[in-house]
């Protein structure tokens, strides 16, 4: 030195709910309050998935209504990259 995630340190993140803002929506940002749970629940939307459908298009005579689609989103959906504490057998 790499390294298993056993135990223990020393810690870290925060589901959800309320409030405010931003979006068309999904859904992101702060707060405050608490912990569902996470060994990467740190970071990258490459893959695959899943959500939504502003714009577009198509059908309905039509107001509207609905199909259909990602340039939107989701890393606390699953993989793959990178990076990180401790460091038994």
């Nucleotide at each position: 030195a790499c390294g298993a995630u056993a135990a223990a340190u020393a810690g870290g993140c925060a589901a959800c709910c309320c409030u405010u803002c931003c979006g068309a929506a999904a859904g992101g940002a702060a707060g405050a309050g608490g912990a569902c749970g996470c060994a990467a629940a740190g970071c990258c939307a490459u893959g695959g998935g899943u959500c939504u459908a502003a714009g577009c298009u198509c059908u309905c005579a039509a107001a509207g209504a609905g199909g259909g689609u990602a340039u939107g989103a989701c890393u606390g959906c699953c993989a793959g990259g990178c990076u990180g504490c401790c460091g038994a057998a």
Overview: A computed fold for an 89-nucleotide RNA from a Syntrophomonadaceae bacterium, annotated as c-di-GMP-I riboswitch aptamer. Its Rfam family is "c-di-GMP-I riboswitch aptamer". Rfam links the family to the GO term cyclic-di-GMP binding. Lineage of the source: Bacteria > Bacillati > Clostridia > Eubacteriales > Syntrophomonadaceae.